The RNA shown here (transfer RNA) has 77 nucleotides and comes from Candidatus Tepidifontimicrobium thermophilum.
Lineage of the source: Bacteria > Candidatus Sysuimicrobiia > Candidatus Sysuimicrobiales > Candidatus Sysuimicrobiaceae > Candidatus Tepidifontimicrobium.

RNA sequence: AGGGGCGUAGCUCGAACGGCUAGAGCGCCGGUCUCCAAAACCGGAGGUUCCGGGUUCGAAUCCCGGCGCCCCUGCCA
Numbered sequence: 001a002g003g004g005g006c007g008u009a010g011c012u013c014g015a016a017c018g019g020c021u022a023g024a025g026c027g028c029c030g031g032u033c034u035c036c037a038a039a040a041c042c043g044g045a046g047g048u049u050c051c052g053g054g055u056u057c058g059a060a061u062c063c064c065g066g067c068g069c070c071c072c073u074g075c076c077a
Base pairs, nucleotide, nucleotide: 001073002072003071004070005069006068007067010026011025012024013023019057028044029043030042031041032040050066051065052064053063054062
């Protein structure tokens, strides 16, 4: 430099064809229980869906550009 894949909650991931208020597990906070804690149970908080633009009545989803990470190929040394 060229090609491909990925980017959504703190982490790991869902959300068929574009359409219901973007959810789950773990973690975190609070409560019940306990001498205390753990476990269990109950409740809660937490989102610029990487960034910018476009298409559309409507975008996590489609298109374009950028950024980051991973893989492959090549170049220089």